[in-house]
Predicted 3D model of a 175-nucleotide RNA (Lysine riboswitch aptamer) from a mouse gut metagenome.
The sequence is in RNAcentral, with records from MGnify.
RNA sequence: UGAUAGAGGCGCGGAGGACAAGCGUACCCUGUCUCAGCACCCAGGCAAGGGGAGAGAGGGGAAAGGGGAAUCCGCCGAAGGGAGAGGGGGCCUUGCCUGGCAGCCUCCCCCUGGGCUGUGGGAGAAUAUCCCGCAGACUGCCGCUGCCCGCAACGCGGGGGCGGAGCGCUGUUGU
Numbered sequence: 001u002g003a004u005a006g007a008g009g010c011g012c013g014g015a016g017g018a019c020a021a022g023c024g025u026a027c028c029c030u031g032u033c034u035c036a037g038c039a040c041c042c043a044g045g046c047a048a049g050g051g052g053a054g055a056g057a058g059g060g061g062a063a064a065g066g067g068g069a070a071u072c073c074g075c076c077g078a079a080g081g082g083a084g085a086g087g088g089g090g091c092c093u094u095g096c097c098u099g100g101c102a103g104c105c106u107c108c109c110c111c112u113g114g115g116c117u118g119u120g121g122g123a124g125a126a127u128a129u130c131c132c133g134c135a136g137a138c139u140g141c142c143g144c145u146g147c148c149c150g151c152a153a154c155g156c157g158g159g160g161g162c163g164g165a166g167c168g169c170u171g172u173u174g175u
Stems, first nucleotide, its partner, number of pairs: 001174006009076001011075005019067001027060004032055004040051003043098006079112004084107004090101003113139002116136008141164005147159005
């Protein structure tokens, strides 16, 4: 330096999914009261089309995202996150223009060894869950070690201490 195979554990990601929550919410129908007479509403403009606005009562009444056991699949930069560039679409009554909203895919670069606990922030209906920052001890790997223990003994192994990062580490093997 190349190839190949592995290790860290509440290990990572995906599928799955009864069910809980979302929620008696959005929305639909009926009635009453107040206001309005299109100059109001349907994101802005021009048209078209449609519709009144608000309060409260009764009846009916969802879904999505997110969560979720067994089990299965792919794995150990597993994976997560960030910046930039590019792509073609979706929704907001219809047409054009503008604006907005929420995502999906690709490329390249950067950060993070891992899980846990606490805390600050973000998303979320949520005390669920996820993401980011910080702190703490823990854990695996490697390096160093005037310390301790062991041995077939000056070296190796284990413990302790300090430090570092996965573009790392270990086994086998080629050059």